[in-house]
RNA sequence: AGCGAACGUUAGCGGCGGGCUUAACACAUGCAAGUCGAGCGAGAAAGGGGGCUUCGGCUCCCCGGUAAAGCGGCGGACGGGUGAGUAACACGUGGGUAACCUGCCCUUCGAUGGGGAACAACCACCCGAAAGGGUGGCUAAUACCGCAUACGUCACGUAGGACUGCGGUUCUGCGUGGGAAAGCGGGUCGGCUUCGGUCGGCACGCGUCGAAGGAGGGGCCCGCGUCGCAUCAGCUAGUUGGUGAGGUAAUGGCUCACCAAGGCUUAGACGCGUAGCUGGUCUGAGAGGAUGAUCAGCCACACUGGGACUGAGACACGGCCCAGACUCCUACGGGAGGCAGCAGUGGGGAAUAUUGGACAAUGGGGGCAACCCUGAUCCAGCCACGCCGCGUGAGUGAUGAAGGCCCUCGGGUCGUAAAGCUCUGUGGCGAGGGACGAAAGAAACGGGCUUAAACGUCCGGGUUUGACGGUACCUCGUUAGCAAGCACCGGCUAACUCCGUGCCAGCAGCCGCGGUAAUACGGAGGGUGCAAACGUUGCUCGGAAUCAUUGGGCGUAAAGCGCACGUAGGCGGUUCGAAAAGUCGGAUGUGAAAGCCCUCGGCUUAACCGAGGAAGUGCAUUCGAUACUGUCGGACUUGAGUACAGGAGAGGGUCGCGGAAUUCCCGGUGUAGAGGUGAAAUUCGUAGAUAUCGGGAGGAACAUCAGUGGCGAAGGCGGCGACCUGGACUGAUACUGACGCUGAGGUGCGAAAGCGUGGGGAGCAAACAGGAUUAGAUACCCUGGUAGUCCACGCUGUAAACGAUGAGUGCUAGAUGCUGCGGGUAUUGACCCCUGCGGUGUCGAAGCUAACGCGAUAAGCACUCCGCCUGGGGAGUACGGCCGCAAGGCUAAAACUCAAAGGAAUUGACGGGGGCCCGCACAAGCGGUGGAGCAUGUGGUUCAAUUCGACGCAACGCGAAAAACCUUACCUGGGUUAAAUCCACUGGAACCUUGCAGAGAUGUAGGGGUGCCCUUCGGGGAAUCAGUGAGAAGGUGCUGCAUGGCUGUCGUCAGCUCGUGUCGUGAGAUGUUGGGUUAAGUCCCGCAACGAGCGCAACCUCUAUCGUCAGUUGCCAGCGGGUUAUGCCGGGCACUCUGGCGAGACUGCCCACGUUAAGUGGGAGGAAGGUGGAGAUGACGUCAAGUCCUCAUGGCCCUUACGCCCAGGGCUACACACGUGCUACAAUGGCCGGUACAAAGAGCUGCUAGACCGCAAGGUGGAGCCAAUCUCAAAAAACCGGUCUCAGUUCGGAUUGAAGUCUGCAACUCGACUUCAUGAAGCUGGAAUCGCUAGUAAUCGUGGAUCAGCACGCCACGGUGAAUACGUUCCCGGGCCUUGUACACACCGCCCGUCACACCAUGGGAGUCAGUUGCUCUAGAAGUCGGAGUUUCAACCUCCGCCUAAAGAGUGACUGGUGACUGGGGUG
Repeated sequence: AGCGAACGUUAGCGGCGGGCUUAACACAUGCAAGUCGAGCGAGAAAGGGGGCUUCGGCUCCCCGGUAAAGCGGCGGACGGGUGAGUAACACGUGGGUAACCUGCCCUUCGAUGGGGAACAACCACCCGAAAGGGUGGCUAAUACCGCAUACGUCACGUAGGACUGCGGUUCUGCGUGGGAAAGCGGGUCGGCUUCGGUCGGCACGCGUCGAAGGAGGGGCCCGCGUCGCAUCAGCUAGUUGGUGAGGUAAUGGCUCACCAAGGCUUAGACGCGUAGCUGGUCUGAGAGGAUGAUCAGCCACACUGGGACUGAGACACGGCCCAGACUCCUACGGGAGGCAGCAGUGGGGAAUAUUGGACAAUGGGGGCAACCCUGAUCCAGCCACGCCGCGUGAGUGAUGAAGGCCCUCGGGUCGUAAAGCUCUGUGGCGAGGGACGAAAGAAACGGGCUUAAACGUCCGGGUUUGACGGUACCUCGUUAGCAAGCACCGGCUAACUCCGUGCCAGCAGCCGCGGUAAUACGGAGGGUGCAAACGUUGCUCGGAAUCAUUGGGCGUAAAGCGCACGUAGGCGGUUCGAAAAGUCGGAUGUGAAAGCCCUCGGCUUAACCGAGGAAGUGCAUUCGAUACUGUCGGACUUGAGUACAGGAGAGGGUCGCGGAAUUCCCGGUGUAGAGGUGAAAUUCGUAGAUAUCGGGAGGAACAUCAGUGGCGAAGGCGGCGACCUGGACUGAUACUGACGCUGAGGUGCGAAAGCGUGGGGAGCAAACAGGAUUAGAUACCCUGGUAGUCCACGCUGUAAACGAUGAGUGCUAGAUGCUGCGGGUAUUGACCCCUGCGGUGUCGAAGCUAACGCGAUAAGCACUCCGCCUGGGGAGUACGGCCGCAAGGCUAAAACUCAAAGGAAUUGACGGGGGCCCGCACAAGCGGUGGAGCAUGUGGUUCAAUUCGACGCAACGCGAAAAACCUUACCUGGGUUAAAUCCACUGGAACCUUGCAGAGAUGUAGGGGUGCCCUUCGGGGAAUCAGUGAGAAGGUGCUGCAUGGCUGUCGUCAGCUCGUGUCGUGAGAUGUUGGGUUAAGUCCCGCAACGAGCGCAACCUCUAUCGUCAGUUGCCAGCGGGUUAUGCCGGGCACUCUGGCGAGACUGCCCACGUUAAGUGGGAGGAAGGUGGAGAUGACGUCAAGUCCUCAUGGCCCUUACGCCCAGGGCUACACACGUGCUACAAUGGCCGGUACAAAGAGCUGCUAGACCGCAAGGUGGAGCCAAUCUCAAAAAACCGGUCUCAGUUCGGAUUGAAGUCUGCAACUCGACUUCAUGAAGCUGGAAUCGCUAGUAAUCGUGGAUCAGCACGCCACGGUGAAUACGUUCCCGGGCCUUGUACACACCGCCCGUCACACCAUGGGAGUCAGUUGCUCUAGAAGUCGGAGUUUCAACCUCCGCCUAAAGAGUGACUGGUGACUGGGGUG
């Protein structure tokens, strides 16, 4: 794009078309083929009228020579239907018929004479239920039969001519023989007449007969074209041909007899399946592909099968006979029937119409005609089935109405849409008018022709004829009144929002949507598209270059046969000539009509229809051309081959020979192990192994040479020699003269394993056994070990048989190896160098390729031939066939299933891959954790509640830098329109305070108090409080997977990117890789890159040294004063210190190494040396990491509650498990006493001194201090002295009892501390695991935040102060480069097979059922033909024979269904 469609929703009108695609299933009923009285005989009934009547009826006339039936003629072979069969001369196209026929029609010639005998109808009788039939009798004809005649004609004979396809055909003569006919009608003239007619003549019309020709129709034959399967490869006995005969309209094995043995076939016979063919139709740019409805041509069929008759024509749709199935009638004896004609019915089906009207037109049959018949046809009915046209209104109309929907709440949109106003009237409805299609034909009448005249014919004239239909069309009226839906809106693909739903319900053509914010589901609003339709489904072509002729491919994506030889076939070098098959050109014929295309025309337009033209790429005939291809003939040498001479080689076969090694046997020496492995064991060995020496046996394989070396077609070939033998190469000449290339089938060769027979058997070694390993180990490892490996003969015929690359020929830059032969140069030889040919490699230009890569050994450019491919799986499987001893091989599907499978390359990620490097990563060390008690967090459990969050590192002394109340979010109970802001109204300033009830919140009753501004003294205003109302709040409720912000982590790891350029089809690459170097993508060098950004580093802070400035609250060297003592005082600012400003460190200097670099090592100087130490600082990103309970925020949810207030409880529970800590287990210690030395902080609701009291916690009291001033404040470890003496202790301090202190409204649940008493576990902690590299670990104390009180936590501070690092193999993490990848939610990936379950299709299967078909036999209807009998030698009849349908029996083949069981396969 299309459709004979169907289904769903919807539906106003008209025109033109179309309408059983399925059951060629079965059919009730009606109709569809008759007509002619001008061929013939006969001839009613009913009805009407007249007459008669015994009233029963009879008779005459009309209807009427009518109806029906019959004889006869023509037509029922056309028209109409259907597509079952048919793969065929059925169809199409072009030819042939010298091998034929032809009714009716036309033209021409001739004729139409004279006789005869029957049969229907009818009558009579008989049989039968019926359908029908029989016998006898009468009769006519255009029925039938002789006779006559014969222009033509036919047959035979004969003479001559022409043509020819040599078979014949034809023309002109002659002779002999055969064969025809039918009448009817009216006109006119004449005769006869019973007045009805009849006979004769004349002409006419229609017929009839014999011929010739034509037109149209048909038969037969031929070339070419015409579906699938080769898993159909051989078929054939009238088969193929001949001779003769029969038969036919006619050729022919069409049939028969005889003879011969042929005929067809890989260019697809035979078989099977499917199918009517064509013009055309649909699609496509075309070539093609699909199709064969309607219309037209041809064919075939008519219930199924067979058969003939009649006829011009049939083997006959509405004819006949027979058989069969089915249906109907029946008196059971027997009969009838054939809608694939038009309607219609049942059935089938997704599905396809009225039992209509008319012969008015067109056409057909009959007829002289009128006319009759015509379900052909023309019309109407039904159906949106298709195409086409029209309408459902038009203009105006903004308060952008109401209403709906959305909303950022401002508004937007439906929307000029509606309403309103002004118009119009197509369709509809009402009324009126009203066709075209009609031309003829026929009867009067007039005229022309024929004629004696006309009835015949032509012209004029005239009346009549319409189913559709009162339809089309026209006019008038009427009211916007009666007339819009369907699909879609994620992308493809035009069109977006809200609500509902929550991987549900559902959608879906493909990709895919849906798991709580769905433009994808459902609804709504809006929009888009088409529109009386719109969607869906089905089918065809296109896109699909996705079967590739036009127009594809085969190294790795599917695809080169394992290799060769070679048949058919295909293709084929140079040159000359001929002919003209292919080829090219012209002409002629044909290519039906319709259709397509163009032009013009007719319906108001269009669809539709008419006319003309073009086209129809084809076929045939003919005339030309001759370049190319083919053919024929001649020539040539370059392709190919032969001869000669050489050298190379694991080429093949046979026979022999050799040494090394393994094993075994014998002997000697010799002693305890050997062997084997990661480590072992099995095993061998004291019966003497292993080791070693000597001798022997046997089999197999041939180290070194040895090489991308050689040879071979491939498989493959390796010690040496001999013999036989194939091929290639080089050189130089001669010869043949295209002898060539490829190669479907075919034939041969063909590794290993395997098979058969017979040998052989050393080593090795499937199977097997044992030992190990392991969770297991039917493996890898070890010890043994049989087939086999070897030989001969035979089979198998496959491999990643690979260069994953078929063979051949030619052409197209180079460079460089190896190998064989040759040439040049040189006196020769060798080398070098140059060069030719053959082979074998590497790199590479152009070119090709998707890329990788290939690149004269092509995967380049071309030609020739063969093989092969067409998504993955199923499956190289099943079935069938062929081969094989078997194993199995070759050939080779389908159902079903998936939306992919695959190639190459890219970026990542990953690897029990590689290289380089780093990190307390390991190692080397020190100290811990894991064991105990306690503290704290978590899980779990419990509970009314134990609020919530955090979960590997990167949750678990985390949010929480403080849960007794509060906090608090949880639970129980009680209560509550209640807290903020704004507005309106009312009242009172505010505020302070008392009582009662209550657990309190709260409720209730009072008391005090009246401020500021203005004032007309009434009041008003501001601010504030309370009450009421309105709007609005509130939520630690949910979603961190809707978010912002903030944070953790990789990781302070050195990375992450960009611009421009370049490379690549592209993803991407380059830069950023490489060589060095660094802590560092730090720097240097190199480089198709050059630059840049975020990171690194530096800049910032602290700290280490110095200088300078400043000098109190800090300091005190010197001076003075004072004290028992103390910077206490005067004084000073030197020092310490404080804190501003500076200096200093930069690989700057030296040496060495390094590339003269970057830098590294060492050294000097220096307080500090190579980033001095520490902090702050965290790239692009990852983890849907964490947080909605800090805050903010979308959406959802609650609103007398999921909000708010209050009391009490809980977050503190406790069988248990884990994390993080504290204290210990003691002598490097505990206890007692004494004596030193810090830093950094904090302090007014505060720190609190001295003093006094208390054993102590603390209390009393209050100086000082808003702090370099006062206070906290004592630093502790350390050091000195004493004691304890290895023990559950003078260790350890849990637990418990008692008594207290402090904070606080309140220490019961549930605080901290003190004293006395008690004195648990624990004696260094399993597997495992953590921290730390120097002022670090370890150890010791101090302070701070939070805070009324509460720290073993956290943060900060200083004191004392180590050990070790060989090194980077390993564990973990990370960086760079590289490699592999089937991974990309990225190895926590992906993924294989069995088993279990469910479903699906399929193979095998004892069988069984059905269908199709072959062969054989039995029997054989009707009928043609043949024969016999009978007959008038016609028919009929009877009998026989041949053929033969259906039928029966037997036996094969093929196809399908089904089948217990069974095999694999697919999906989940």
Molecule: small-subunit ribosomal RNA
Organism: uncultured bacterium